[in-house]
RNA sequence: UCGUGCUAGACGGGGCGCUAGCGGUGCCCUGCACCCGAAAUCCGCUACAUGCGGGGUCGAAUUCCCUUCCGAGGGUUCGUUUGCCCGGAGACUGUGGGGCGGAGCGGCGUUGAUGGUUGGGUCCUGUGCGGCGGGGGCCUGUGAACCGUGUCAGGACCGAGAGGUAGCAGCACUAAGCAGUUUCCUCAGGUGCCACGGGGUCGCCUGGCCUGAGCAAGCUGGUACCAGCAAGCCCGGGUAACAAUUCUGAAGAAGGGUGCACGA
Numbered sequence: 001u002c003g004u005g006c007u008a009g010a011c012g013g014g015g016c017g018c019u020a021g022c023g024g025u026g027c028c029c030u031g032c033a034c035c036c037g038a039a040a041u042c043c044g045c046u047a048c049a050u051g052c053g054g055g056g057u058c059g060a061a062u063u064c065c066c067u068u069c070c071g072a073g074g075g076u077u078c079g080u081u082u083g084c085c086c087g088g089a090g091a092c093u094g095u096g097g098g099g100c101g102g103a104g105c106g107g108c109g110u111u112g113a114u115g116g117u118u119g120g121g122u123c124c125u126g127u128g129c130g131g132c133g134g135g136g137g138c139c140u141g142u143g144a145a146c147c148g149u150g151u152c153a154g155g156a157c158c159g160a161g162a163g164g165u166a167g168c169a170g171c172a173c174u175a176a177g178c179a180g181u182u183u184c185c186u187c188a189g190g191u192g193c194c195a196c197g198g199g200g201u202c203g204c205c206u207g208g209c210c211u212g213a214g215c216a217a218g219c220u221g222g223u224a225c226c227a228g229c230a231a232g233c234c235c236g237g238g239u240a241a242c243a244a245u246u247c248u249g250a251a252g253a254a255g256g257g258u259g260c261a262c263g264a
Base pairs, nucleotide, nucleotide: 001264002263003262004261005260006259009058010057011056012030013029014028015027016026020046021045022044023043024042034055035054036053037052064257065256066255067254068253069252073248074247075246077244079242081241082240083239084238085237086236087235088234092232093231094229095227096226097225099223100222103220104219105218107215108214115210116209117208118207119206120205121204122203123199124198125197126196127195128194129192130191133187134186135185136184137183139180140179141178142177148173149172150171151170156165157164158163
């Protein structure tokens, strides 16, 4: 140095969680890593803890061990960072309100703003008149088979006659009643572009006279106050991301290390 057979060892590791602690089952990362069985009110252990029971394969190196580098992922701490959520406050911005003021625009105004004065209306009340409605009177028309009036043809009755009597229809008229227009009287009112009187009010409308240039506050803007929402802003908390910090750390890369027996 080579061959054969063995042995140590390896056949995944890590983070979180759980736990007094360690390992496993659980979740995640790495990326491919023998099979079977049980494991969450759990399984095996105790700092020599880095799983337990049974089987299999490789095996002294690409595979085992150590160191260094790099580094997926995870944990801790922290923040003048960002997003979202919860709570609070009501100074500021925003919102709403009724004021004040009158800067800008618009409006009214010498065809007279404003102010003063005077009258009327609008409001209340009384009277008159008118109208509507009810009742009554006057007037007109109508109005009785008989039981209303007058006149009563014809006819009837009495009478010797003269004459007389009652009386239907018709005609004329009338009572109650009915109808009607005008007029008169009377009563009443949620009655009236009516007339007159009294009261009240200067709020509004309007006429006359005097004065002679402002008035008003629609929009924008300003201003102080009040209110509320809590959007912005502010404070506190939570959560996620991001940045920083620190503790770990799979995979990978580099370097180094590691037996026994027999034979050639």